[in-house]
Context: one part of a larger RNA
RNA sequence: CUGGGCGUAAAGGGCGCGUAGGCGGACGAUCAAGUCAGGGGUGAAAGGCCUGGGCUCAACCUGGGAAUUGCGCUUGAUACUGCGAGACUAGAGUCCGGGAGAGGAUGGUGGAAUUCCCAGUGUAGAGGUGAAAUUCGUAGAUAUUGGGAAGAACACCGGUGGCGAAGGCGGCCAUCUGGACCGGUACUGACGCUAAGGCGCGAAAGCGUGGGGAGCAAACAGGAUUAGAUACCCUGGUAGUCCACGCCGUAAACGAUGCGUGCUAGACGUCGGGGGGGGAUCCGACUUCGGUGUCGCAGCUAACGCGUUAAGCAUUCUGCCUGGGGAGUACGGUCGCAAGAUUAAAACUC
Numbered sequence: 001c002u003g004g005g006c007g008u009a010a011a012g013g014g015c016g017c018g019u020a021g022g023c024g025g026a027c028g029a030u031c032a033a034g035u036c037a038g039g040g041g042u043g044a045a046a047g048g049c050c051u052g053g054g055c056u057c058a059a060c061c062u063g064g065g066a067a068u069u070g071c072g073c074u075u076g077a078u079a080c081u082g083c084g085a086g087a088c089u090a091g092a093g094u095c096c097g098g099g100a101g102a103g104g105a106u107g108g109u110g111g112a113a114u115u116c117c118c119a120g121u122g123u124a125g126a127g128g129u130g131a132a133a134u135u136c137g138u139a140g141a142u143a144u145u146g147g148g149a150a151g152a153a154c155a156c157c158g159g160u161g162g163c164g165a166a167g168g169c170g171g172c173c174a175u176c177u178g179g180a181c182c183g184g185u186a187c188u189g190a191c192g193c194u195a196a197g198g199c200g201c202g203a204a205a206g207c208g209u210g211g212g213g214a215g216c217a218a219a220c221a222g223g224a225u226u227a228g229a230u231a232c233c234c235u236g237g238u239a240g241u242c243c244a245c246g247c248c249g250u251a252a253a254c255g256a257u258g259c260g261u262g263c264u265a266g267a268c269g270u271c272g273g274g275g276g277g278g279g280a281u282c283c284g285a286c287u288u289c290g291g292u293g294u295c296g297c298a299g300c301u302a303a304c305g306c307g308u309u310a311a312g313c314a315u316u317c318u319g320c321c322u323g324g325g326g327a328g329u330a331c332g333g334u335c336g337c338a339a340g341a342u343u344a345a346a347a348c349u350c
């Protein structure tokens, strides 16, 4: 390189937007670039191949042929691809009317709990554990009542419930704002899909500056346990956790399963919406669309399992893999304040 692959064996980019590129619905014409056919030109000779000839044979020499799969020229063909023009509505989008939602941002606000402070009652213990001790308490703790302060998180509802591209999102209210879905079928008329680079978003931890700091709690200290105990348990406790702004750019960023489209038995749930009929309403049955689960036919799979939410049958585009170790390391580049991230080998060895 080819071939084969990527749920679990090596392998789907953390996620999106989108540039180039690649690919692209249905109609009838035009052209004839790709494509196909014919003709002629060229494709040196030698070599190689086929078939003859000459040295006694052979090597060697030599005649002829085929081949040289290519290139340009010319004459045609027009199914497919393509160029430009026209026309279409099934893809895509717009419009109108709806209902659902922890989707995002900002501001406000609520109660429970915790800790602390003040005051009252009250007296000797309280904490904590397997058992203890460190610790707190006669300077009045723990318990209990009243008042106050602060910060953080939002019990019940709550649900293999919902929303979001992913990360993720949960008290309540308001403002601003994104997306999806359903119905109508009025409009545009292929405007589409994917996406190297690029740009943006991206848990936690960590970093910078300034705030904040109740609880929790790396580090640290002490008490235990133990042969030891740099741990598990206990008492404390600082960064941090919270806010604003700016970095970092990584995760088992997982469905370990890229995105889009078409096709292919069903069954039972669940969420949102719709149609029609009955009905005051609640509600029940049927049907339809979008999501979300479980089981399961065919099929697939090494097996496990997947199974209309495919890992089935096809197709477009993209990322990635190529024995284990060395190594996601070194060097170099890029990025970063740093931590480091990213790109990414080789020797050697089995």
Base pairs, nucleotide, nucleotide: 003322004321005320006319007304008303012318014201015200016199017198021194022193023192025088027086031082033081034080035077036076037075038074039073041071042070049065050064051063052062053061054060091191092188093187094186095184096183097182098181103177104176105175106174107173108172109171110154114150115149116148117147118146119145120144121143125136126135162169163168206247207246208245209244210243211242215241216240220236221235222234223233258317260315261314262313263312266295267294268293269292270291271290272289273288274287275286299306300305323350324349325348332343333342334341335340

The part of an RNA shown here (small-subunit ribosomal RNA, central domain) has 350 nucleotides and comes from an uncultured prokaryote.